RNA sequence: GCGCCGUUGGUUCAGUGGUAGAAUUCCAGCUUCCCAAGUUGGUGACGCGGGUUCGAUUCCCGCACGGCGCA
Numbered sequence: 001g002c003g004c005c006g007u008u009g010g011u012u013c014a015g016u017g018g019u020a021g022a023a024u025u026c027c028a029g030c031u032u033c034c035c036a037a038g039u040u041g042g043u044g045a046c047g048c049g050g051g052u053u054c055g056a057u058u059c060c061c062g063c064a065c066g067g068c069g070c071a
Base pairs, nucleotide, nucleotide: 001070002069003068004067005066006065007064010024011023012022013021018054026042027041028040029039030038047063048062049061050060051059
């Protein structure tokens, strides 16, 4: 330099053109003599820019970052 894959709550991982979900973490309640465990609720996210579209996290282009391969 070229090609391919990926980027989603603090972390790990789903997901789809129309409401973004789970586990875990954190906070609060219940339970307990206390802790842990359990249980209920809550907070918190689509890498950046542009395009297509009535509508983009999703499709297209570019960029950034990470990984793999080739040279």